[in-house]
Order: sequence, then structure tokens, then C1' cells
RNA sequence: GGGUCGGUAGCUCAGUCGGUAGAGCAGUUGCCUCUUAAGCAAACGGUCGUGGGUUCGAUUCCCACCCGACCCACCA
Repeated sequence: GGGUCGGUAGCUCAGUCGGUAGAGCAGUUGCCUCUUAAGCAAACGGUCGUGGGUUCGAUUCCCACCCGACCCACCA
């Protein structure tokens, strides 16, 4: 340098034929308990890597870039 895959909540990850984004765990509050843990309930938590484009509308389609993993090539 070329190619493939990935980047979504604090963490691990879902999310299709484009239509206002979810789960588990963690954390918070409450219930329960002598207390803690466990268990139960509730609420909270997101510029969907960045910037453009297409569209009435983009996590989703197109382009460029950034970061990570792997493969190939080149140089030494």
C1' cells in the first nucleotide's frame, strides 16, 4: 500500500429488506433481611467512531477519513 471484518448505554453484545434503538451485567432507588449477600420491583443511562452525500426521513444506502483485529503484497 491492497483486501475482509468490526466500532451501538459504564462493560459484553443484539438490532434488515430506511420510519423516533434494545437485552444482560454493573451502578442508583425502593421492597425483603437483625445486617450483608442473594432475590424482587422501578427508574435512569445513547451526538449509533468522525465528516459529508442521497432521501420527506439514515445505526441501516453511497463516499472519504480515524481506530482495532486478521490476511496479502512491498522494502529492509
Transfer RNA from Candidatus Doudnabacteria bacterium RIFCSPHIGHO2_01_52_17, 76 nucleotides, folded computationally.
The RNAcentral record of the sequence draws on ENA.
Its Rfam family is "tRNA".